[in-house]
Context: one part of a larger RNA
Molecule: small-subunit ribosomal RNA, central domain
Organism: uncultured prokaryote
RNA sequence: UUGGGCGUAAAGAGCUCGUAGGCGGUUGCGUAAGUCGGAUGUGAAAACUCAGGGCUCAACCCUGAGAUGCCAUUCGAUACUGCGCUGACUAGAGUCCGGUAGAGGAGCAUGGAAUUCCUGGUGUAGCGGUGAAAUGCGCAGAUAUCAGGAGGAACACCAGUAGCGAAGGCGGUGCUCUGGGCCGGUACUGACGCUGAGGAGCGAAAGCAUGGGUAGCAAACAGGAUUAGAUACCCUGGUAGUCCAUGCCGUAAACGUUGGGCACUAGGUGUGGGACCUACUUAACGGGUUCCGUGCCGUAGCUAACGCAUUAAGUGCCCCGCCUGGGGAGUACGGCCGCAAGGCUAAAACUC
Numbered sequence: 001u002u003g004g005g006c007g008u009a010a011a012g013a014g015c016u017c018g019u020a021g022g023c024g025g026u027u028g029c030g031u032a033a034g035u036c037g038g039a040u041g042u043g044a045a046a047a048c049u050c051a052g053g054g055c056u057c058a059a060c061c062c063u064g065a066g067a068u069g070c071c072a073u074u075c076g077a078u079a080c081u082g083c084g085c086u087g088a089c090u091a092g093a094g095u096c097c098g099g100u101a102g103a104g105g106a107g108c109a110u111g112g113a114a115u116u117c118c119u120g121g122u123g124u125a126g127c128g129g130u131g132a133a134a135u136g137c138g139c140a141g142a143u144a145u146c147a148g149g150a151g152g153a154a155c156a157c158c159a160g161u162a163g164c165g166a167a168g169g170c171g172g173u174g175c176u177c178u179g180g181g182c183c184g185g186u187a188c189u190g191a192c193g194c195u196g197a198g199g200a201g202c203g204a205a206a207g208c209a210u211g212g213g214u215a216g217c218a219a220a221c222a223g224g225a226u227u228a229g230a231u232a233c234c235c236u237g238g239u240a241g242u243c244c245a246u247g248c249c250g251u252a253a254a255c256g257u258u259g260g261g262c263a264c265u266a267g268g269u270g271u272g273g274g275a276c277c278u279a280c281u282u283a284a285c286g287g288g289u290u291c292c293g294u295g296c297c298g299u300a301g302c303u304a305a306c307g308c309a310u311u312a313a314g315u316g317c318c319c320c321g322c323c324u325g326g327g328g329a330g331u332a333c334g335g336c337c338g339c340a341a342g343g344c345u346a347a348a349a350c351u352c
Base pairs, nucleotide, nucleotide: 004323005322006321007306008305012320014202015201016200017199021195022194023193025089026088027087028085029084030083031082033081034080035077036076037075038074039073040072041071048066049065050064051063052062053061054060092192093189094188095187096185097184098183099182100181104178105177106176107175108174109173110172111155116150117149118148119147120146121145122144126137127136163170164169207248208247209246210245211244212243216242217241221237222236223235224234259319260318261317262316263315264314267297268296269295270294271293272292273291274290275289276288277287278286301308302307325352326351327350334345335344336343337342
């Protein structure tokens, strides 16, 4: 290279935007680069194929003919691709108008419950904790209970295989700013599209830096237990951290372990958001159609099986990423990034 794959066997980048590149709707005219055909030239000999001949046959050898690809020149064909007319079109894509749902994002403000602490009242000997205990707290008045106050963090019920977001993720309430989606209309642009090597941005938790904050929880740590031991599981405490601001880090079972886009291929049944039709006097409600999302079941088909099955792992096309026995190893070395922790890229010897 030909070829085979990537849900669970090795293999989809955590996600998005986007450069180059690759691929790209309908139609007209032109061109003839790709493409197809003819002619000429070239294509050494040997080898190869066919025919004939020579060694007794064959291998082998000889003679003749053919075939062979690339290329060059030239003459044609114009279906497809390309290029030009920045021709024309509206089914892709987008804009506009009218609606609409939502924990989408950022900032500010604010509410109640609960825990803890403080002050005061009532009140007295225990409380707490466990399998059982002890450490711990308590006559300097705890636990319990009532009132008042402080402060931080998180938002019960509603709550839903419900919603929104590209992913990470998002949940009390109000206001301000702001992104995207969906439905309906079909007014406008007229292929403006898809993917995307490099690149850029976003990116849970933990961790790092500086400054704040600290109620609860809680690595480390201390003590009490358990145990043969117990650097654990259980208990009593408890510091980083968890919270805020700003800046780093850039990784996760970042998972649907399933890259993105477009088209096609039985149905049934829930649920969220729209639009339309309809019985009824109207409405609620019910029935039906349709578009978008989110689940379950299931046919064909696929699959090693499990299973997937219009939200495909089915049938096709386009683009990207990745895989090639186990260990060594996601390691060493080098490079780039980082304050560090470390991250990204990424072998070999050897061994089975």